Predicted 3D model of a 75-nucleotide RNA (transfer RNA) from a Candidatus Pacearchaeota archaeon. The prediction has a mean pLDDT of 81. Its Rfam family is "tRNA". About the family: Transfer RNA (tRNA) molecules are approximately 80 nucleotides in length. It was read from a public genome assembly.
RNA sequence: GAUCCCGUAGCUCAGCCUGGUUAGAGCACUACUCUGAUACGGUAGGGGUCCCAAGUUCAAAUCUUGGCGGGAUCA
Repeated sequence: GAUCCCGUAGCUCAGCCUGGUUAGAGCACUACUCUGAUACGGUAGGGGUCCCAAGUUCAAAUCUUGGCGGGAUCA
């Protein structure tokens, strides 16, 4: 330098192809419960600019374009 893939909660990820309910799961976190105490278990709760910007649309995490960051392969 070329091609391709990825970016969503603190972490790991689903959802995107086929636009439409209030954006989800596990773990983690907080409170309570349980225990002599800790761990485990149980109940409840908090936490998101869906990387950024623009475009298309009645409507965008999802489609299009540009940018940024990360990775793989080739040279």